This is a predicted complex of two RNAs, RNase P RNA and transfer RNA, with 452 nucleotides together. Rfam match: Bacterial RNase P class A. Its family is annotated with ribonuclease P activity, dimeric ribonuclease P complex and tRNA processing in the Gene Ontology.

[in-house]
C1' cells in the first nucleotide's frame, strides 16, 4: 500500500458571537406573579418492553399441587435467561466467527407422499442352488417358462432403509471371518469439572424428532411509581338485584386447596359529587483516575466529582466566523511515480432517534470523525 | 407511562405439523328479448425476517402494525 479480523475503545456534530425564545434551581427586588443576575438543561441506544433485581404495598410470603422459566462445564455478579474463561460440535489460508449444546437403553405419540418394507422392518427389479418342461448346441454346456428354496452385495423409493471402506470367504452372499475407521462397556492417566487420552473388550445390541407431551436438575408468592404515604375539597350510603352474621358472607389471596388474618356487613349494575397539591424523586449495587489481585467478567483499597427531575410535560430557532467532511480545478511544494500537503470554488454540518421512579443487561434502528491490537497478499530495505 | 389482547383472500371466517377450505363479494361464460335470480368456470390470503424439523399458516426467537383497560 491493498484486503479483511475483533461488532474493539472513545466522541458526538464540535468551539465562538449575535438575536428571539423553553423548563427547573440559588440571590435580590416587587408584593403573589411578574422581573433582574448567577448557574444547569437527554442517549449510546433515552426506544422495543424481552429478562434480572431495588423499592412499595399486600402475613418481612407459609404448605401442597398445578404453572412458567433455564439446560455442555467452571468462574463472575445484588441478581440474570446477562458476562468471562474452557470443553464439544461447526466455517475460515489467517486474524477469527457461529451453536436452543441434558435424557431418545423411563413410558406415551408422530414420521404425510413415494415405495417390497418407516420400527424389534422389508423383497419389487435383482444375484444364486434344486427339481421339471421346452428349445439351441461345437456335447463342456447356454437359454426362456413354470415350481421349490437360499441373500441382502447391486438398483429403485425416501427426509431417513439395523454401522462405513478394502479384503478374505461363498453356490451366491452376509461382522461370516480379518485390517482400519466409527460404536458400545470396563479401566489407567491428565483436568475443580464438561472432557481428552491410552489400553482392554464387545461383531455392532442404541433410526430420527423432546424450539411433541414428557423425564431429570434448579430456580420462581402476587401486583406495580396511575406502587404507595399524607394535606385539601366532595359526598346521600340513592334505587334495583345477590350472598350473609359464630353452621360466617366478603377481603388480603388475581390459579387451586389448605393454612394464617381482619371481619358484619359486603359484591355486581345504575344513577351522582369531586378530580387540586406535597413527599417517594433522584446519592446510587453511581461516575472518573490511581494502585494491588485475577487470563478474564469483576473484586478490593485510596484519592476526586455532583452530573435533569419535568407531570400533557423543557433543552429550540435563525445569522456570521472558525473546525470539520465531500466533490471539482489549476497553481505551487515534496517525491522516479502512485501520492500527500497548502491555496481556490462550490456544497454538507447531516444517522437513528427524545427522559417520565431508578439500576444492571439483552435486542432492535443508526450516520460519520479518531484511536488501538491482530491476520492475509503484494512492494521496498 | 403501566398492564392486557390479537394479524389467514377485497370482507367474514375454516385449517392434527403434511396439497389453505368455505361464505359475500370481483369476473369470464351459459340460461333470458334485457336485467335480476339460477347453473358452470377463474382470479385472490397465512404482517416482516430468522431458526427447530424431511416438512411451518401452526412450534421458538426477533421486529413491524392494529385494538382495548386503568386513578
Nucleotide at each position: 500500500u491493498c484486503g479483511g479480523a475483533g461488532c474493539g475503545g472513545u466522541c458526538c456534530u464540535g468551539g465562538u458571537g449575535a438575536u428571539c425564545g423553553c423548563c427547573g434551581g440559588c440571590u435580590g427586588a416587587u408584593g403573589c406573579u411578574u422581573c433582574a443576575g448567577c448557574g444547569g438543561g437527554a442517549g449510546g441506544a433515552a426506544a422495543g418492553u424481552c429478562c434480572g433485581a431495588g423499592c412499595u404495598c399486600c402475613a418481612c410470603a407459609g404448605g401442597a399441587c398445578a404453572g412458567g422459566a433455564u439446560g455442555c462445564c467452571a468462574g463472575c455478579u445484588a441478581a440474570c435467561g446477562g458476562c468471562u474463561g474452557g470443553u464439544g460440535g461447526g466455517g475460515g489460508u489467517g486474524a477469527c466467527c457461529c451453536c436452543g449444546a441434558g435424557g431418545a437403553a423411563a413410558g406415551u405419540g408422530c414420521c404425510a407422499c413415494a415405495g417390497a418394507g418407516a420400527g424389534c422392518a422389508g423383497a419389487c427389479c435383482g444375484c444364486c442352488c434344486c427339481g421339471c418342461c421346452g428349445c439351441c448346441u461345437u456335447c463342456g454346456g447356454g437359454c426362456u417358462g413354470c415350481g421349490g428354496g437360499g441373500c441382502a452385495a447391486g438398483g429403485g423409493u425416501g427426509a431417513a432403509a439395523g454401522g462405513g471402506u478394502g479384503a478374505g470367504g461363498u453356490a451366491a452372499g452376509a461382522g461370516c471371518u480379518c485390517a482400519c475407521c466409527g460404536g458400545g462397556c470396563c479401566g489407567g492417566c491428565g483436568g475443580u469439572a464438561a472432557c481428552g487420552u491410552c489400553g482392554g473388550u464387545c461383531g455392532c445390541a442404541c433410526g430420527g424428532c423432546a424450539a411433541a407431551c414428557c423425564c431429570c436438575a434448579u430456580c420462581c408468592g402476587g401486583a406495580g411509581c396511575a406502587a404507595g404515604a399524607u394535606g385539601g375539597a366532595a359526598u346521600a350510603g340513592g334505587g334495583a338485584g345477590g350472598c350473609g352474621u359464630u353452621c360466617g358472607a366478603g377481603g388480603g389471596c388475581g390459579g387451586u386447596c389448605c393454612g394464617c388474618u381482619c371481619g358484619a356487613g359486603u359484591c355486581u349494575c345504575c344513577g351522582g359529587g369531586u378530580u387540586c397539591g406535597u413527599c417517594g424523586c433522584u446519592c446510587g449495587a453511581g461516575g472518573c483516575g490511581c494502585g494491588u489481585g485475577g487470563c478474564g467478567a469483576c473484586a478490593c483499597g485510596c484519592g476526586u466529582c455532583c452530573u435533569a427531575g419535568a407531570u400533557g410535560a423543557a433543552u429550540g430557532a435563525u445569522c456570521g466566523c472558525c473546525c470539520c467532511c465531500c466533490g471539482c480545478g489549476a497553481c505551487c511544494c515534496g517525491g522516479u511515480g502512485a501520492c500527500g500537503g497548502g491555496u481556490g470554488c462550490g456544497g454538507g454540518c447531516c444517522a437513528c432517534a427524545a427522559g417520565a421512579c431508578u439500576c444492571g443487561g439483552c435486542u432492535u434502528a443508526c450516520g460519520g470523525g479518531c484511536c488501538c491490537u491482530c491476520c492475509g497478499a503484494c512492494c521496498a530495505c | 407511562u403501566u398492564g392486557g389482547g390479537g394479524g389467514u383472500c377485497g370482507u367474514c371466517u375454516a385449517a392434527c405439523g403434511g396439497u389453505a377450505g368455505g361464505a359475500c363479494g370481483c369476473u369470464g361464460g351459459a340460461c333470458u328479448u334485457u336485467g335480476g335470480a339460477u347453473c358452470c368456470g377463474g382470479a385472490a390470503a397465512u404482517g416482516g425476517g430468522g431458526g427447530u424439523u424431511c416438512g411451518a399458516a401452526u412450534c421458538c426467537c426477533u421486529c413491524c402494525c392494529c385494538c382495548c383497560a386503568a386513578a
Annotation
Model confidence (mean pLDDT): 75 of 100.